Description
The RNA shown here (SAM riboswitch aptamer (S box leader)) has 103 nucleotides and comes from a Chloroflexota bacterium. It matches the Rfam family "SAM riboswitch aptamer (S box leader)". Its family is annotated with regulation of gene expression in the Gene Ontology. Of the family's consensus pairs, 93% are formed in the model. The prediction has a mean pLDDT of 82. The sequence was found by an Rfam model in a public genome assembly.
[in-house]
RNA sequence: CUCUCAUCCAGAGUGGUGGAGGGAACAGGCCCUGCGAAGCCUGGCAACCUGCGCAGCCACGCGCAAGGUGCCAACUCCGGCGGCGAAAGUCGCGAGAUGAGAG
Numbered sequence: 001c002u003c004u005c006a007u008c009c010a011g012a013g014u015g016g017u018g019g020a021g022g023g024a025a026c027a028g029g030c031c032c033u034g035c036g037a038a039g040c041c042u043g044g045c046a047a048c049c050u051g052c053g054c055a056g057c058c059a060c061g062c063g064c065a066a067g068g069u070g071c072c073a074a075c076u077c078c079g080g081c082g083g084c085g086a087a088a089g090u091c092g093c094g095a096g097a098u099g100a101g102a103g
Stems, first nucleotide, its partner, number of pairs: 001103008013042001015041003021032003028078002043072003048068002050065005076095001080093005
C1' cells in the first nucleotide's frame, strides 16, 4: 500500500509544561483557541485484540482484568452520490478513521 470483516448518536482533567495554532486528508462552510491551540508529561475513557472464569460447540454469548492498540469539543463538526420528504430530517452507497486478519 491492497483486500476481507467489525465498529463509528455513549464515554473521558478547573493538572504540569509549552507558547499559536487547531478541528486526519480535498473546495467550501461552520467552529474551538491568549479565560491560552498543537506538541510533550501526567491523568482519564472505552473494551477491538489479549488473559482468566462461566456457558456453548448449529451459532456464538456473558462476566472480570487491563498486557497490545485506540480515543478524550461539536454525529466521523458539516461536506460527495442516490431514495423518501414541503422542510427539518432520515435511509442507503461512497469516502474516511480505528481494530483484527490476509497478501